Bacterial RNase P class A from a Lachnospiraceae bacterium, 351 nucleotides, folded computationally. Its mean pLDDT, the model's own confidence on a scale to 100, is 76. NCBI's taxonomy places the organism under Bacteria, Bacillati, Clostridia, Lachnospirales, Lachnospiraceae.
RNA sequence: UAAGUCUGCCGGAUGACCGCGGGUGCAGGUGCCGAAAGGCCGCACGCGAGGAAAGUCCGAGCUUCCAAGGGCAAGGUGCCGGAUAACGUCCGGUGGAGGCGACUCCAAGGCCAGUGCAACAGAAAUAGACCGCCUGCUCCGGCAGGUAAGGGUGGAAAGGCGGGGUAAGAGCCCACCGCCCCGACGGUAACGGAGGGGGCACAUGUAAACCCCACCAGGAAGCAAGACCGAAUAUAAAACGAUACGUCGGCCCGGCGUGUUUUAGGGUAGGUCGCUUGAGGCUGCCGGCGACGGCAGUCCUAGAUAGAUGGUCAUCCAAGACAUAACUCGGCUUACAGACAGGCUUACGUC
Repeated sequence: UAAGUCUGCCGGAUGACCGCGGGUGCAGGUGCCGAAAGGCCGCACGCGAGGAAAGUCCGAGCUUCCAAGGGCAAGGUGCCGGAUAACGUCCGGUGGAGGCGACUCCAAGGCCAGUGCAACAGAAAUAGACCGCCUGCUCCGGCAGGUAAGGGUGGAAAGGCGGGGUAAGAGCCCACCGCCCCGACGGUAACGGAGGGGGCACAUGUAAACCCCACCAGGAAGCAAGACCGAAUAUAAAACGAUACGUCGGCCCGGCGUGUUUUAGGGUAGGUCGCUUGAGGCUGCCGGCGACGGCAGUCCUAGAUAGAUGGUCAUCCAAGACAUAACUCGGCUUACAGACAGGCUUACGUC
C1' cells in the first nucleotide's frame, strides 16, 4: 500500500424565530369550567424518541382470575463449565465443518428398545451375479458352480491403496493409512491421549420422522392488566303526603298524575392513579481470560390518551439511511446512506 477479518462508537452540525407535550415556580386572593370527582387560561426556567423505539420470537418484573396434593397427557430444552433475577441469551472451552490465515458456522443426547420412510436408476438397497473373469459339463444354443478385483446404476453397493497369493478372486496374508476395543497420564468437566490389542465384527442413512432418555416450569390473560373516586338526563319501581291544581265523580272517601325522598338506570360516561427511580445511566478503583460482580462518587434523562417531539430561514459538509415511544426491563431476529476509532491476518514493496 492492497485485500480481508473482528470489535467499539456515531448516525447531520451550529444559530435564530414560530409552534406542540410534560415538570417546577409565580400569578393565587379563590378567578374560570364542571353536578361532583377533578381540571384550566398567562409568564419565567428547564426537559422532550431509537440503535433498532420495529417484528412481538424468547426470558422476567407487575396486575387480575383460577388452582388441595399426586399422576397421565401436551409443551419446551438437549456437548461441558460458568455468568445472570431469568432465559432458547451471553462468556470461556470441547468436538465437528469451512477458510492459506485472522476468523466464521453448528438444535452437537439416543437409529444394537420398537416402528416408519429412502423416489428414480440398477441384477441386487441390507440384500447381492446383469456384463465380465475362472472351473466343470455340453447336443456348441447354453447349463451348473466359484468370484465383489474390473465394467455399469445410484446420494449410498458390507474399509482405501500397493504387494503377495489364487483356477479366477477375496483382510485370505502382509506394509502404510483408516476403523473398533482397552488405556498409563492430563483436565472440575465435555474431552484429549503415550502405549497396547483386534483383520475389521455390530454390518446403510434418517430422530427440526414417530419414538426413547434426561432436564425445565402451577395455569390463563395481559396496562384497553388493574386500583380508587364517581355523575346527569330519559325511563321504571317503592315509600310519603300538609296545601293547591288537573282527572275519574253530582258530593265525600278513595285512586291516578304534577310534587318530595330512596333505589334501579350504573360502578356506566367521565376523572385520578397505575406511569416512569430502575435487576437504571455515567466516571473511577478493585476482582475475573471473559460474560459479569463489588465499592465509592455523580446524574435524573419523554410520559401522551386521539395521542406532543414539528416547521421556516441562514451557514457548513461527507448532502443525511432505516425508521417514530404508548407499563417496564434483559435478550434474540430483521432493516440501515454514510462517518470515525482500535485489534488482528494475508500478500507485495522499502529501510